[in-house]
Context: one part of a larger RNA
RNA sequence: CCCUCGUUAAGGAACUCGGCAAAAUAAUCCCGUACGUUCGCAAUAAGGGAUGCCUCUCUCGCGAGAGAGGGGCCGCAGAGGAUAGGCUCUGGCGACUGUUUAGUAAAAACACAGCUCCCUGCCAACCCGAAAGGGGAUGUAUAGGGAGUGAAACCUGCCCACUGCUGGAAGGUCAAGGGGAGGGGUGCAAGCUCUAAACUGAAGCCCCAGUGAAGGGCGGCGGUAACUAUAACCGUCCUAAGGUAGCGAAAUUCCUUGUCGGGUAAGUUCCGACGUGCAUGAAUGGUCCAACGACUGGAGCGCUGUCUCAACGAGGGGCUCG
Repeated sequence: CCCUCGUUAAGGAACUCGGCAAAAUAAUCCCGUACGUUCGCAAUAAGGGAUGCCUCUCUCGCGAGAGAGGGGCCGCAGAGGAUAGGCUCUGGCGACUGUUUAGUAAAAACACAGCUCCCUGCCAACCCGAAAGGGGAUGUAUAGGGAGUGAAACCUGCCCACUGCUGGAAGGUCAAGGGGAGGGGUGCAAGCUCUAAACUGAAGCCCCAGUGAAGGGCGGCGGUAACUAUAACCGUCCUAAGGUAGCGAAAUUCCUUGUCGGGUAAGUUCCGACGUGCAUGAAUGGUCCAACGACUGGAGCGCUGUCUCAACGAGGGGCUCG
């Protein structure tokens, strides 16, 4: 000096990205327990008290024994050692239990029950396989396959112009094929051969509709009210339609440490508001939310060598000698 431990005056997070680590809490019985809530929970909430030994009485039990009450005794200390929740308040995200990167990530990612859409009538759709055949399924639409969303609650607005999908006995276009007017070569000719217009000719595409819990999209400028400011209102341009309910400086806000309020002596974080949303927004789901979480942010109580600021001790290494 390193590792693993133990103790520490006064203070008690001043440490630090961050209470990381450590300390603290801890058993059983009794008392007591708030907000919120999907009435299940929250809850071991929180917060208190008791616990040894001797003796007496009582209750229960067949008994071993268990329990209740009275009196007394000792210690600094009676769950006398070991093992054995720290707690509270408030946000974000995900409903939940689960799953995951075998060897840097356990999460807000995946899954999930629930919800919705599309396909499939059975030799099903779909998948594997040149095929036979197999799975689906010894199932039959309350079934099976695919896609998205992700408990429950309250909801899920407008746009079908584009792209996709579905439907459409017309029309346009359209390949081979059918068709063969006409033309060329050759031949005396019959013929052989080359070329070829009209017409006919499927799907597809064009076209016409429908369709958003299909891919997706959801405006600009100017003016206006008897203080000012603002604009319910008016005009105009463009569009398929111009963002509804909600939420909002947000896991989204550049300007930005926005402004106001709260918390602190002091707060770029945090909470509540406001809305001027650079660039929110409704199953790429929107909002809310009890319970849950080795998730993540903020605050407090307790507690401490994290720190002020370091000290001492123990064991094991290192080092020296053998």
A computed fold for a 322-nucleotide part of an RNA from a Candidatus Fraserbacteria bacterium, annotated as large-subunit ribosomal RNA, domain IV.